[in-house]
Parts: sequence; structure tokens; C1' cells
RNA sequence: GCUUGAGAAAGGCAAACCGCCUGAAAAGGUGGGACGCAAAGUUACUGGCCUAAGUCUUCUAAGUGGGAUAAGGUGGCAGAACUGCCGGG
Repeated sequence: GCUUGAGAAAGGCAAACCGCCUGAAAAGGUGGGACGCAAAGUUACUGGCCUAAGUCUUCUAAGUGGGAUAAGGUGGCAGAACUGCCGGG
């Protein structure tokens, strides 16, 4: 440098759920908690998925109605990029 992940060691992260906080929501932060994870470390660039405040539109006598939309999210959905511990070959 390439490749690989073992019932190894040292450690790491933390799903659901619950409290509090932020948010229109999706979701996020924090504390508890562990389903799992060898990149479950970082980045919304590509695709996917979630939400629809605002905007556009539509119905109505009237909206707390219907439809479209990401500028909002999700890296614990996948690809990609960058970085990284330990061990094996």
C1' cells in the first nucleotide's frame, strides 16, 4: 500500500420507548434506555423516503377543506466523496 472482519483485546456509537426543550410538521437536541452497528464517523452531491409552514391552485356562503410544491428533514435507506481504531492475510 492492497485486502479482509474472528464468539480476540481496548474502546466507541445507540433503535424502539419515556421525561424535558426546539419545530407548522417531518424531525432534531438533551437525559434515561439498548434494537442493533466495523464506519450507526463526517458531508444532502445523485436517487429514494418523510413532512408541507410558506407559496401556487381548487371547492365553498364560510375553513381548521382538497391538490401541487422543499427553500424543511432523513448519513440508522442506497450510491458517491472525505476521514478513522484494533486484529487477520